[in-house]
Context: one part of a larger RNA
RNA sequence: UUGGGCGUAAAGCGUGUCUAGGUGGUUAUGAAAGUUUCUUGUUAAAUUCCAAGGCUCAACUUUGGAAUUGCUGGAAAGACUUCAUGACUUAGAGACUAGUAGAGGUGUGUGGAACUCUCGGUGUAGGAGUGAAAUCUGUUGAUAUCGAGAGGAACACCAAUGGCGAAGGCAGCACACUAGGCUAGUUCUGACACUCAAGCACGAAAGCGUGGGUAGCGAAAAGGAUUAGAUACCCUUGUAGUCCACGCCGUAAACAAUGCAGAUUAGUUGUUGGAAGUAUCGACCCUUUUAGCAACGAAGCUAACGCGUUAAAUCUGCCGCCUGGGAAGUACAGCCGCAAGGCUGAAACUC
Numbered sequence: 001u002u003g004g005g006c007g008u009a010a011a012g013c014g015u016g017u018c019u020a021g022g023u024g025g026u027u028a029u030g031a032a033a034g035u036u037u038c039u040u041g042u043u044a045a046a047u048u049c050c051a052a053g054g055c056u057c058a059a060c061u062u063u064g065g066a067a068u069u070g071c072u073g074g075a076a077a078g079a080c081u082u083c084a085u086g087a088c089u090u091a092g093a094g095a096c097u098a099g100u101a102g103a104g105g106u107g108u109g110u111g112g113a114a115c116u117c118u119c120g121g122u123g124u125a126g127g128a129g130u131g132a133a134a135u136c137u138g139u140u141g142a143u144a145u146c147g148a149g150a151g152g153a154a155c156a157c158c159a160a161u162g163g164c165g166a167a168g169g170c171a172g173c174a175c176a177c178u179a180g181g182c183u184a185g186u187u188c189u190g191a192c193a194c195u196c197a198a199g200c201a202c203g204a205a206a207g208c209g210u211g212g213g214u215a216g217c218g219a220a221a222a223g224g225a226u227u228a229g230a231u232a233c234c235c236u237u238g239u240a241g242u243c244c245a246c247g248c249c250g251u252a253a254a255c256a257a258u259g260c261a262g263a264u265u266a267g268u269u270g271u272u273g274g275a276a277g278u279a280u281c282g283a284c285c286c287u288u289u290u291a292g293c294a295a296c297g298a299a300g301c302u303a304a305c306g307c308g309u310u311a312a313a314u315c316u317g318c319c320g321c322c323u324g325g326g327a328a329g330u331a332c333a334g335c336c337g338c339a340a341g342g343c344u345g346a347a348a349c350u351c
Base pairs, nucleotide, nucleotide: 004322005321006320007305008304012319014202015201016200017199021195022194023193025088026087027086028085029084030083031082033081034080035077036076037075038074039073041071042070048066049065050064051063052062053061054060092192093189094188095187096185097184098183099182100181104178105177106176107175108174109173110172111155115151116150117149118148119147120146121145122144126137127136163170164169207248208247209246210245211244212243216242217241221237222236223235224234259318260317261316262315263314264313267296268295269294270293271292272291273290274289275288276287277286300307301306324351325350326349333344334343335342336341
């Protein structure tokens, strides 16, 4: 390579979008590139296979035939793929109308609890902390308690195995702007689709740059303990940071360790959003259906664990990735970055 694989053994890009490429609904007519059949020429000889012959047999060898899977020219077929022209309707996709749920996003404003600080009142000797202590704090009046004010950050209950989002992620409340989904209707377009190398965009936390902000928490740092030691675990402080604006970084156990889309294949239960029916004064209940989120489980699959209509079952299309361990996600080179570093990514050697 042919293959075989990718939940946990090596292996699904963190996610989306889209170009090239690959793949593609139903139907009519035509073409005949692929495809299938027949045929022309060629496919040197030897070799190979078959038959017969010659060396006493065999190996070997002679003669004849076949084959030489390919290429080339011609004829035909028209199922499938393809191409051209036209049509189709819903079953793919999209639009429209009417509804509908939601922490989806951005911006502005605003609320209460808690906390810390400041000021004032009451009040007096402790407070804080721990396994026990000490550092620390307090007679310049702390802790406690009451009142007033300032500030920053996060939003108890509701809250859920709940909801939304492509992922990262999203939670007090109000408003403005804005995106997507779902349901019903079947009004419109008429295959407009799926996937997607490259590219582009988004992308937790930490970190970086500039300017703000800083209540609480808190890397580093300092001190107190513990200990043989203690560059730790515990305690008292505490700077970056955490917050905001703008710009970078581009990585995570970015996980469901499970790529996306479509089709098919038993059920049961709960729950969220919608629709229809039934019922009712109305709602709940009940029946059916649809889009999710969960728990079990037939068949089937799996090395097992387990998965099981949200598949890891059975198929199709496309992309990404894997090929013994270490060396190593390292070196070198290139690209990106202010840097930290990221992306791409070996070998010698060794077991």
Molecule: small-subunit ribosomal RNA, central domain
Organism: uncultured soil bacterium